[in-house]
RNA sequence: ACUUGUAGCUUAAUGGUAGAGCGUUGGAUUGCGGAUCCAAAGGUUGAUGGUUCAAGUCCAUUCAAGUUCU
Repeated sequence: ACUUGUAGCUUAAUGGUAGAGCGUUGGAUUGCGGAUCCAAAGGUUGAUGGUUCAAGUCCAUUCAAGUUCU
């Protein structure tokens, strides 16, 4: 100097209701499991502030991780 940061993990989202897959929990099914099906829980979008009618998204600072130069 640059890149990234969103659910336990992997990740979507044109400034206009934050979703999905896997996982977890409950139920159905089964002689018991697995697989399958149904449902639910789980997010102050790393932090603080600003712009805006409205910010995950734009701006500033900062924190963490990574890459590069001297």
Predicted 3D model of a 70-nucleotide RNA (transfer RNA) from uncultured Puia sp.
Rfam family: tRNA. The family's RNA type in Rfam is transfer RNA.
NCBI's taxonomy places the organism under Bacteria, Pseudomonadati, Chitinophagales, Chitinophagaceae, Puia.